[in-house]
């Protein structure tokens, strides 16, 4: 250094062009118990790594840059 794959919620992931992004776990409240634990209903939570680009539209696609893993490789 060159090639790949991946960064979406607090964490684990899903969603590969169509209006307002979701799940399960965590939080928090309530119901339920004498407390708590399960159980059950709710709610709160996001620069979709960052910048530009194509498009009527971009988490999606292209490009350049961060950052992780995996593979090969140069020097000593």
């Nucleotide at each position: 250094g060159c090639c790949u794959c991946c960064g979406u919620a607090g964490c684990u992931c899903a969603g590969g062009g169509g209006a307002u992004a979701g799940a399960g776990c965590a939080u928090c409240a309530g119901u339920u118990u004498c407390c708590g634990g399960u159980a059950c209903u709710g709610a709160g939570g996001g620069u979709c790594g960052c910048a530009g680009g194509u498009u009527c539209g971009a988490a999606u696609c292209c490009u350049g840059c961060c950052g992780g893993g995996g593979g090969c490789g140069c020097c000593a």

Overview: Transfer RNA from an Actinomycetes bacterium, 76 nucleotides, folded computationally. Lineage of the source: Bacteria > Bacillati > Actinomycetota > Actinomycetes. Rfam family: tRNA. It is annotated as a transfer RNA.